Predicted 3D model of a 490-nucleotide part of an RNA (small-subunit ribosomal RNA, 3' major domain) from Pseudomonas asplenii.
[in-house]
Context: one part of a larger RNA
RNA sequence: UGACGGGGGCCCGCACAAGCGGUGGAGCAUGUGGUUUAAUUCGAAGCAACGCGAAGAACCUUACCACGCCUUGACAUGCAGAGAACUUUCCAGAGAUGGAUCGGUGCCUUCGGGAACUCUGACACAGGUGCUGCAUGGCUGUCGUCAGCUCGUGUCGUGAGAUGUUGGGUUAAGUCCCGUAACGAGCGCAACCCUUGUCCUUAGUUACCAGCACGUCAUGGUGGGGCUAACCCUUCGGCACUCUAAGGAGACUGCCGGUGACAAACCGGAGGAAGGUGGGGAUGACGUCAAGUCAUCAUGGCCCUUACGGCCUGGGCUACACACGUGCUACAAUGGUCGGUACAGAGGGUUGCCAAGCCGCGAGGUGGAGCUAAUCCCACAAAACCGAUCGUAGUCCGGAUCGCAGUCUGCAACUCGACUGCGUGAAGUCGGAAUCGCUAGUAAUCGCGAAUCAGAAUGUCGCGGUGAAUACGUUCCCGGGCCUUGUACA
Numbered sequence: 001u002g003a004c005g006g007g008g009g010c011c012c013g014c015a016c017a018a019g020c021g022g023u024g025g026a027g028c029a030u031g032u033g034g035u036u037u038a039a040u041u042c043g044a045a046g047c048a049a050c051g052c053g054a055a056g057a058a059c060c061u062u063a064c065c066a067c068g069c070c071u072u073g074a075c076a077u078g079c080a081g082a083g084a085a086c087u088u089u090c091c092a093g094a095g096a097u098g099g100a101u102c103g104g105u106g107c108c109u110u111c112g113g114g115a116a117c118u119c120u121g122a123c124a125c126a127g128g129u130g131c132u133g134c135a136u137g138g139c140u141g142u143c144g145u146c147a148g149c150u151c152g153u154g155u156c157g158u159g160a161g162a163u164g165u166u167g168g169g170u171u172a173a174g175u176c177c178c179g180u181a182a183c184g185a186g187c188g189c190a191a192c193c194c195u196u197g198u199c200c201u202u203a204g205u206u207a208c209c210a211g212c213a214c215g216u217c218a219u220g221g222u223g224g225g226g227c228u229a230a231c232c233c234u235u236c237g238g239c240a241c242u243c244u245a246a247g248g249a250g251a252c253u254g255c256c257g258g259u260g261a262c263a264a265a266c267c268g269g270a271g272g273a274a275g276g277u278g279g280g281g282a283u284g285a286c287g288u289c290a291a292g293u294c295a296u297c298a299u300g301g302c303c304c305u306u307a308c309g310g311c312c313u314g315g316g317c318u319a320c321a322c323a324c325g326u327g328c329u330a331c332a333a334u335g336g337u338c339g340g341u342a343c344a345g346a347g348g349g350u351u352g353c354c355a356a357g358c359c360g361c362g363a364g365g366u367g368g369a370g371c372u373a374a375u376c377c378c379a380c381a382a383a384a385c386c387g388a389u390c391g392u393a394g395u396c397c398g399g400a401u402c403g404c405a406g407u408c409u410g411c412a413a414c415u416c417g418a419c420u421g422c423g424u425g426a427a428g429u430c431g432g433a434a435u436c437g438c439u440a441g442u443a444a445u446c447g448c449g450a451a452u453c454a455g456a457a458u459g460u461c462g463c464g465g466u467g468a469a470u471a472c473g474u475u476c477c478c479g480g481g482c483c484u485u486g487u488a489c490a
Stems, first nucleotide, its partner, number of pairs: 001490002003487003007484007015474002019438005026329008034320002042053002064315003068311003073125001077124002079121005086103001089100004107114002127304002130302003136298002138293003141289001143287001148187006154163003167178003193281004198249007208238002212223003224233003252275001255269005331431001335390006347378003352371002357366003397428001402423007444466007
């Protein structure tokens, strides 16, 4: 100087408390351990591994296993020889592959050849998801969005170092003020950025419809011109509102009162859409954990080189006495079922989204309009509301499991997909010790969308609808910051 203390003081945080809802019990989904296996590929390990890498394992992926094959190789550069490239068909085989066969001769040219591509041969070499994250880069987690971490000059000390950064107030903040052997400065804090909440201006189609007119069962459905009308030629009333998207305004403790040290600031009020950081996001200082990753990638060293490389078929990653984590669905009446009937936001769509109509109980099929989309489609939001029924029961709760019959995707659903219909109808009556999340448009609850993706979410990431309770307080538990004290620790 740090670190530590079941030392002290001050302060903060859903840390406790006050509340609401869960987990731990059940069934299932998913990850992990263990066990099993020819293989169940590998990594991640308290918080900070365990719905994690994986935004999606039937083949592929795939790295694992078994069998069958290849050896300059699936891929790159260089050399030599041959042939343009490419393409049709057949045979054997699980396929990789091997054999046979039809068509075809292109482009540039100084006529030597050359460019691209294919085959053969030899060698330099390729290749390795093999090892080491304790050799590394890069990236990431964590303490922690905590308020800290340092430097120059000066001063003090023999020195390690100290001071500044401590003290009195204050703040979300090393935020600011005052004091002060310190005076300044840097990285952090804050602000600048995005989004949301109010208003103004500009713009007005595909969005909108107040007023005027027409019309419809109804709907922004339409609004020009001609004509008696059928109809024809053409292309449109308005920009008020909503909205869209560009630019501005607005909030700064600016104003008033009080407290305070005449300060910083705090408390209350006015005005205001918004008030003291308005809400949310992005943004993560010096460093810690030899934290994680050699399997994203890159890379030193080591190792393999007819194999630890490469190709293929099939299997496995999906196993199952068990244990744990994370979730979904429930145990019902604030509910289940049936009928009726409202109201979103944010997204995606041409190898795509797919309307109306028709068929099917349904998954779906058929059909083909429209849409490169503020135009068309996905696309009926659901809970809510209004009626009816059930009457506390293992039930009209719950839906696991199993049987049969189907649909779709895809070469292919046996191992091992999702969905539909009929039947079956298990555990479960609110969960021990323990433990988690959350302070407001939050928790809880309800549905919708997207990425990945042929197909395959209860996961993930977003979106809106309905919409609470509680916070006396800081004694205690946990984590953290500052000052101080003890130490046989570094």
The organism belongs to Pseudomonas, within Bacteria. The coordinates come from a structure-prediction model, not an experiment, and the mean pLDDT is 82.